This is a predicted structure of a 486-nucleotide part of an RNA (small-subunit ribosomal RNA, 5' domain) from a metagenome.
[in-house]
Context: one part of a larger RNA
C1' cells in the first nucleotide's frame, strides 16, 4: 500500500454500471417456472341470446368452441447448487472399436389387407387418491402379406427386413420408409499436469494376464467359465484428511503466493439409498419403482408430497434482496401457419455492497464585527470565515415535449433517457485523527483512578498520549473499526 460476493459503528444529496445467503445440499405455507399440434385421429358440452311453444320444450348461434382421450414431438434444452469427487473428475494433446432426433445432401419407395385399445355408454368398488367389468369407434397407434436399387446376416449355396397418411388455390406443399455422405451433440481409451499427512509401507483375488463365451451403439474382468500367478509401491501405492476442475481473480516489478463469488467451458447431484422402464438422447430436478427419514390428508381400509427453478416463510447467521412487469427484444419448445407457452431472458422494486461521474454554490466583502478559545491583558487566533454587495442555476424539483431500441405491424422498460422553460442559495457534509512511527497543539478536567493503546508506551497535581473544548491535519457521500489474501 492494493484487494474483498464483506461485516459492524457514525454519517448519508443525485446519477450512471455492476454486484448481493460466503453460514443449515436445514425444512418450507402460497403462486408461478412445460408445454403444444384440430393441417394425424375419433368424440363434443354450457352459459348466454334469437325465433318457435301443445309451456314439457324444440330450433338457430355460441361451436365443431371448452374440457378430456388416442397419437406426434418436446419435458435429456433452458434454470439452480457445490453435497460427493484427489478421479482420465479437470486441463491438454493424441487415438479407434462407436452411436446420433431435429437440420443438409443423394438414391429408390409410399401397394394390398387385419385386428384392436382408450375417449364414449352402461354396471360396480372405494372417503378420496382412484380402479374393475362388459359393449362400442378413429387414426401418421398396432400387426401381418407382397415388393427390396442399395442395406442386415451368410458356411458364399443362401437367408432377413419398410412404409402413413395429411393439407391444398391441384401448381404442390408438409409428411412417412430404407439407405447414403456430412453437420451437431455424445460415449470409450491413451501420454502429460492437478492438495496435504510416512506421528499411514506395504497393498490386491475378477485381484494381474490368456482362451472362450456373454454382453454394450462400442473396445475392455464390464460380466462369466477354464487357465496361469501375476499386478501396483520410497518416483511414495495403500490408508487418512481436505477439495468440485479450469478460462480466470486479487497481490506482485517479476518470479511467486492466495483464491476459484459474479460471466464463460467441463463435471457430479435433485429429501436419503438403490433400480430401471420410456427414448436419438436420461438411469431423468418440477417422470415411474422399491425401501427409509420427515411432513400432510383419512370414513384407519388406504393415499399424497420433495424449491441444491423465480419469488417467498421460518431456522442458522456478523451477514445478504420483490411472493413485481413483460413476452416489446435475444433465444428455446411445439405448430404449415395464426399463434401458445417461456420466473430462460429483457426490465422495474430493495440495499452507498462495490466501481465510476457530479454536487451541496460563485465573485465581492476588514469595522479585521459579534461570540468562541488562548493570553504575558498588549494582544492574538477562528478569519474573508460570516454579515453585507452582485451574480449563477448543474443535480433535485414543477411544468411543457418526448425517443433509439422495431425491416410493415408489434415497447414490459416508460411518459424512461434527453430537449425547452420556470422559482430560488434555494432541498443536500461529515468521519477519523493530532506523543513517536504519521500530516495535525493549546487550555480545562482527572489524578496509576477514570481511561488509551497497532508497536513503542500515557495516567501516582501544570497530561500535546485519558474526557472536553478552541484550534489544526487527512480523506470525503463517505469516513473510521474489525476480519481476510498477496
Nucleotide at each position: 500500500g492494493a484487494u474483498u460476493g464483506a461485516a459492524c459503528g457514525c454519517u448519508g444529496g443525485c446519477g450512471g454500471c455492476a454486484u448481493g445467503c460466503u453460514u443449515a445440499a436445514c425444512a418450507c405455507a402460497u403462486g408461478c417456472a412445460a408445454g403444444u399440434c384440430g393441417a394425424a385421429c375419433g368424440a363434443g358440452a354450457a352459459a348466454g341470446u334469437a325465433c318457435c311453444u301443445u309451456c314439457g320444450g324444440g330450433u338457430g348461434c355460441g361451436a365443431g368452441u371448452a374440457c378430456a382421450g388416442u397419437g406426434g414431438c418436446g419435458g435429456a434444452c433452458g434454470g439452480g447448487u457445490g453435497a460427493g469427487u484427489a478421479a482420465c473428475g479437470c486441463g491438454u494433446g493424441g487415438g479407434a472399436a462407436u452411436c446420433u432426433g431435429c437440420c443438409u445432401u443423394a438414391u429408390a419407395g409410399u401397394g394390398g389387407g387385419g385386428g384392436a385399445c382408450a375417449a364414449c355408454u352402461c354396471g360396480g368398488g372405494g372417503a378420496a387418491a382412484c380402479u374393475c367389468g362388459a359393449g362400442c369407434u378413429a387414426a401418421u397407434a398396432c400387426c401381418g402379406c407382397g415388393u427390396a436399387c442399395g442395406c442386415c446376416c451368410u458356411a458364399c449355396g443362401g437367408g432377413g427386413g419398410a412404409a402413413a397418411g395429411g393439407c391444398u388455390u391441384c401448381g404442390g406443399c408438409c409428411g412417412c420408409u430404407a439407405u447414403u455422405a456430412g453437420a451437431u451433440g455424445a460415449g470409450c481409451c491413451c501420454g502429460c499436469g492437478u492438495a496435504a499427512g510416512a506421528u499411514u509401507a506395504g497393498c490386491u483375488u475378477g485381484u494381474u494376464g490368456g482362451u472362450a463365451g456373454g454382453g454394450u451403439a462400442a473396445u475392455g474382468g464390464c460380466c462369466u467359465a477354464c487357465c496361469a500367478a501375476g499386478g501396483c509401491g520410497a518416483c511414495g501405492a495403500u490408508c487418512u484428511u481436505u477439495a468440485g476442475c479450469u478460462g480466470g481473480u486479487c497481490u506482485g516489478a517479476g518470479a511467486g503466493g492466495a483464491c476459484g463469488a459474479u460471466c464463460a467451458g467441463c463435471c457430479a447431484c435433485a429429501c436419503u439409498g438403490g433400480g430401471a422402464c420410456u427414448g436419438a438422447g436420461a438411469c431423468a430436478c418440477g417422470g415411474c419403482c422399491c425401501a427409509g427419514a420427515c411432513u400432510c390428508c383419512u370414513a384407519c381400509g388406504g393415499g399424497a408430497g420433495g424449491c441444491a427453478g423465480c419469488a417467498g416463510u421460518g431456522g442458522g447467521g456478523a451477514a445478504u434482496a420483490u411472493u413485481g412487469g413483460a413476452c416489446a427484444a435475444u433465444g428455446g419448445g411445439c405448430g404449415a401457419a395464426a399463434g401458445c407457452c417461456u420466473g430462460a431472458u429483457c426490465c422495474a422494486g430493495c440495499a452507498a455492497u462495490g466501481c465510476c461521474g457530479c454536487g451541496u454554490g460563485u465573485g465581492u466583502g476588514a469595522a479585521g464585527a459579534a461570540g468562541g478559545c488562548c493570553u504575558g491583558c498588549g494582544g492574538g487566533u477562528u478569519g474573508u470565515a460570516a454579515a453585507g454587495c452582485a451574480c449563477u442555476u448543474u443535480c433535485a424539483g414543477u411544468a411543457g415535449g418526448g425517443a433509439a431500441g422495431a425491416u410493415a405491424a408489434u415497447g414490459a422498460c416508460g411518459g424512461u433517457a434527453c430537449c425547452u422553460a420556470c422559482a430560488g442559495a434555494a432541498g443536500a457534509a461529515g468521519c477519523a485523527c493530532c506523543g513517536g512511527c504519521u500530516a495535525a497543539c493549546u487550555c480545562c478536567g482527572u489524578g496509576c483512578c477514570a481511561g488509551c493503546a497497532g508497536c513503542c508506551g500515557c495516567g501516582g497535581u501544570a497530561a500535546u498520549a485519558c474526557g472536553g473544548a478552541g484550534g489544526g491535519u487527512g480523506c470525503g457521500a463517505g469516513c473510521g473499526u474489525u476480519a481476510a489474501u498477496c

The full RNA is in RNAcentral, with records from SILVA. The prediction has a mean pLDDT of 89.